[in-house]
Context: one part of a larger RNA
RNA sequence: UGACGGGGGCCCGCACAAGCGGAGGAACAUGUGGUUUAAUUCGAUGAUACGCGAGGAACCUUACCUGGGCUUGAAAGUUAGUGACUGUAUCAGAAAUGGUACAUUCUAGCAAUAGACACGAAACUAGGUGCUGCAUGGCUGUCGUCAGCUCGUGCCGUGAGGUGUCGGGUUAAGUCCCAUAACGAGCGCAACCCUUAUCGUUAGUUGCCAGCGGGUAAUGCCGGGAACUCUAAUGAGACUGCCACCGUAAGGUGUGAGGAAGGUGGGGAUGGCGUCAAGUCAGCACGGCCCUUACGUCCAGGGCUACACACGUGUUACAAUGGCCGGCACAGAGGGCAGCUACAUAGCGAUAUGAUGCUAAUCUCGAAAUCCGGUCUUAGUUCGGAUCGAAGUCUGCAACUCGACUUCGUGAAGUUGGAUUCGCUAGUAAUCGCGCAUCAGCAAUGGCGCGGUGAAUACGUUCCCGGGCCUUGUACA
Numbered sequence: 001u002g003a004c005g006g007g008g009g010c011c012c013g014c015a016c017a018a019g020c021g022g023a024g025g026a027a028c029a030u031g032u033g034g035u036u037u038a039a040u041u042c043g044a045u046g047a048u049a050c051g052c053g054a055g056g057a058a059c060c061u062u063a064c065c066u067g068g069g070c071u072u073g074a075a076a077g078u079u080a081g082u083g084a085c086u087g088u089a090u091c092a093g094a095a096a097u098g099g100u101a102c103a104u105u106c107u108a109g110c111a112a113u114a115g116a117c118a119c120g121a122a123a124c125u126a127g128g129u130g131c132u133g134c135a136u137g138g139c140u141g142u143c144g145u146c147a148g149c150u151c152g153u154g155c156c157g158u159g160a161g162g163u164g165u166c167g168g169g170u171u172a173a174g175u176c177c178c179a180u181a182a183c184g185a186g187c188g189c190a191a192c193c194c195u196u197a198u199c200g201u202u203a204g205u206u207g208c209c210a211g212c213g214g215g216u217a218a219u220g221c222c223g224g225g226a227a228c229u230c231u232a233a234u235g236a237g238a239c240u241g242c243c244a245c246c247g248u249a250a251g252g253u254g255u256g257a258g259g260a261a262g263g264u265g266g267g268g269a270u271g272g273c274g275u276c277a278a279g280u281c282a283g284c285a286c287g288g289c290c291c292u293u294a295c296g297u298c299c300a301g302g303g304c305u306a307c308a309c310a311c312g313u314g315u316u317a318c319a320a321u322g323g324c325c326g327g328c329a330c331a332g333a334g335g336g337c338a339g340c341u342a343c344a345u346a347g348c349g350a351u352a353u354g355a356u357g358c359u360a361a362u363c364u365c366g367a368a369a370u371c372c373g374g375u376c377u378u379a380g381u382u383c384g385g386a387u388c389g390a391a392g393u394c395u396g397c398a399a400c401u402c403g404a405c406u407u408c409g410u411g412a413a414g415u416u417g418g419a420u421u422c423g424c425u426a427g428u429a430a431u432c433g434c435g436c437a438u439c440a441g442c443a444a445u446g447g448c449g450c451g452g453u454g455a456a457u458a459c460g461u462u463c464c465c466g467g468g469c470c471u472u473g474u475a476c477a
Stems, first nucleotide, its partner, number of pairs: 001477002003474003007471007015461002019424005026316008034307002042053002064302007073125001077124001078122002081119003086103007106115003127291002130289003136285002138280003141276001143274001148187006154163003167178003193268004198236007208225002212223003239262001242256001243254004318417001322376006334365003339358002343354004383414001388409007430453007
């Protein structure tokens, strides 16, 4: 100087407390461990691994296994050589691949030749998801959006170092003020950026319809309008600015005024010096080592989907604040041409057939909880839907291993979950549906967004956990 202390002081955080809803019990989905296997490819492992890399494992992907092939190679560059390329049929084979027959004989140029493509040959060489993340770059997690981390000059100390950065206040903040052997400065904080909440101006189509006219069974449907909503560009607006009280000041308090908004208005992006030899050589790049008729490469099938079990994360439930049936209503944000599809017809339905509009504020994909009426009457039930049987639909070369969905039948566990444990302070929790990426299809209950309905509680900081500042002890570095 740090680190540590079941030392002390001050302060903060869904850290506790006060509340609401979960997990831990059940079934299933998914990931992991373990076991099994020819293979169950590899990585991630307290917090900071475990719906993680994977924002799509039937083939492909694919790295694994079994079997069948190739060796200048599946792909790239250079050189001489041969032939245009190519198309069709057929044989062997699981395919890769090997063989046969037929058709055709490129472009530019007078020509030499050049170009492009294919085949075979040769030497340089290729190739490796093989090892090392403890050789590395880059990127990332975490402490933590915590308020810290440093420098120049000066001063103090023999020196390591200290001071500044401490003290008194204040703040979300090393934020600001006062004081001061310090005076300044940098990286962080804050602000500048995006979005949301209010208003103005400009603009008015594909969006809008107040007033006027026309029309319909009905609809901005038509003429028209530019008010309103909205769209998207540009401005205004919030600064403790004003008032009262407290305070030297910074600042604090106020159901104070005005205002759409009040003290960082809400949300996002933004992550200092560093820590964990944290993670990643399998995104990519790269040093070293290793393989080179194989640890490279092509193909078929299998596996990554196994299953006495254990754990994590979720979904659905155990019901009446509910289930079922009928009726009526209201979003936002996105997507769409190998696409989204109105409408009609067929089917109980998944869907099929026909057909129309839309490269989209134009056409289209589209709410559910809610509300109204009826029924069920506390039951393992009209709760719950696992599992299994049968018949189908769709995607795709192909759904056996191993897809999703539909209909009929079947109707398991489960009656609110031990110790323990997690999230959340407001348009939040809870609850309800919708969309997107990936994608032929889908194992999505995941991830990322969007809106609808919409609470309870916080006395407080004694205690648990983590963190910041000062101080003290230390046989630790």
Predicted 3D model of a 477-nucleotide part of an RNA (small-subunit ribosomal RNA, 3' major domain) from a metagenome. The coordinates come from a structure-prediction model, not an experiment, and the mean pLDDT is 82.